[in-house]
Molecule: RNase P RNA; transfer RNA
Organism: marine sediment metagenome
RNA sequence: AGCGGGUUGGGUGAUCGCCGCGGUCCAUCGUCACCGGGCCGGGGAGGAAAGUCCGGACUCCAUGGGCAGUGCGCUGGUUAACGGCCAGCGAGGGCGACCUCAGGGAAAGUGCAACAGAGAAUAGACCGCCGAACUCCAGGGCAAUUCUGGGGUGGCAAGGGUGAAACGGUGCGGUAAGAGCGCACCGCCGGCGUGGUGACACGACGGGCACGGCAAACCCCGCACGGAGCAAGACCAAAUAGGGGGGCGUUCGAGGCUGGCCCGGCCGAAGCCCCCGGGUAGGUCGCUGGACCCGCCGGGUAACCGGCGGGCUAGAGGAAUGAUCGCCAGCAGGGGGUCUAGGCCCUUUGCAACAGGAUCCGGCUUAUAGACUCGCUCU
RNA sequence: GGGCCGUUAGCUCAAUUGGCAGAGCAAGGGACUCUUAAUCCCUAGGUUGGAGGUUCGAUUCCUCCACGGCUCACCA
Numbered sequence: 001a002g003c004g005g006g007u008u009g010g011g012u013g014a015u016c017g018c019c020g021c022g023g024u025c026c027a028u029c030g031u032c033a034c035c036g037g038g039c040c041g042g043g044g045a046g047g048a049a050a051g052u053c054c055g056g057a058c059u060c061c062a063u064g065g066g067c068a069g070u071g072c073g074c075u076g077g078u079u080a081a082c083g084g085c086c087a088g089c090g091a092g093g094g095c096g097a098c099c100u101c102a103g104g105g106a107a108a109g110u111g112c113a114a115c116a117g118a119g120a121a122u123a124g125a126c127c128g129c130c131g132a133a134c135u136c137c138a139g140g141g142c143a144a145u146u147c148u149g150g151g152g153u154g155g156c157a158a159g160g161g162u163g164a165a166a167c168g169g170u171g172c173g174g175u176a177a178g179a180g181c182g183c184a185c186c187g188c189c190g191g192c193g194u195g196g197u198g199a200c201a202c203g204a205c206g207g208g209c210a211c212g213g214c215a216a217a218c219c220c221c222g223c224a225c226g227g228a229g230c231a232a233g234a235c236c237a238a239a240u241a242g243g244g245g246g247g248c249g250u251u252c253g254a255g256g257c258u259g260g261c262c263c264g265g266c267c268g269a270a271g272c273c274c275c276c277g278g279g280u281a282g283g284u285c286g287c288u289g290g291a292c293c294c295g296c297c298g299g300g301u302a303a304c305c306g307g308c309g310g311g312c313u314a315g316a317g318g319a320a321u322g323a324u325c326g327c328c329a330g331c332a333g334g335g336g337g338u339c340u341a342g343g344c345c346c347u348u349u350g351c352a353a354c355a356g357g358a359u360c361c362g363g364c365u366u367a368u369a370g371a372c373u374c375g376c377u378c379u
Numbered sequence: 380g381g382g383c384c385g386u387u388a389g390c391u392c393a394a395u396u397g398g399c400a401g402a403g404c405a406a407g408g409g410a411c412u413c414u415u416a417a418u419c420c421c422u423a424g425g426u427u428g429g430a431g432g433u434u435c436g437a438u439u440c441c442u443c444c445a446c447g448g449c450u451c452a453c454c455a
Stems, first nucleotide, its partner, number of pairs: 001377008010328007018044002021041006046354001050365002053363005058229004064263004069225005074088005089103001090101004104220002109218002111214002126160002128156003133153008168186006187209001188207003192203004233285004243276006255267004292311008330351009380454002382449005389404004398435001406422005428444005
């Protein structure tokens, strides 16, 4: 000068307040339920409580078949589960520590590539290179199947140029000029062998190359997924208004449910009789002790797992944890003293982030003043 | 609390197989008019909310943020 982690997120005291819990006292002795006040004791936000981006627990609904849809995507492991985490592989970047990767399939099919350019995917010839083959013209030459120059039919894709991308790359040979046309090396493809659980790596052999890019385009392949969410849901229960089920029954077969669609299935007007109890204001429960935290030991490279010991009262449901003043510690500035430029001591002023539970967990992501600490790299 | 949408010029809105971001009103200048309005002509104005990623190329596809809305007729 950098790279990769980990820990912490002030401590303590006083006064006045706020919200639950337990005890006790006072008031109320009436009521559908719920409820007021005093005193004492004890408790009261986070590493992200956040965003709601994933995955679960829990609850209700659905649970016959098919289609659609959504998500994930190298390999192995871990886990209740995951798009998380760990360890590897491959590709790219960095001198390096290290970092990044939605990293299956483009020889199943469809599609896209603006502008520029000759040509953009069973490609193509603008400039250019060539004049071997066929042929025309002019000239030289005694003549020839010859020479020189120019043109046509043509040959080529080396070089230039366009573009994000031009149908293997470099070199030598070869040729009229060229070209995997031939060869060497590199790349690619194929099966084989060796190592590895595997992704893959290495090796020798064969093949002149057939197969460009995009799937965060449709799609194909593999795997997973029923839907909704604690305002889920359960119970208690006024006033007021009348709901549901069963039977009989006439007639229409409209409509409704099966919470994406289809098939399939179920229900089904008015009227009469019988039976039952629900919802709304409000209240109670769900409600917080759990895949929990810490330490030690053991297994594992690690994530993680197992054993033992110890620890843990926010739970309010429109929402409480605040304010003031001291002391200590931290950082920054000023003044003074000591003193070896630095450090130490005294005094004074200022600063201290991001942010706050709302059913609960495991992750990810984002915000975060300052302090502490470990390992490594380069110069 | 849960759930679901949106963000493009000053305002209201367009933009589809991803290929030069447009329209109306408003603003500025000019013409017409004695002047203004109306009308006609011209002009300027954009980090497509921000930052990354995929791609040759992003308003469009993906991820993470920011802001705003739906307010009991989105859910008791």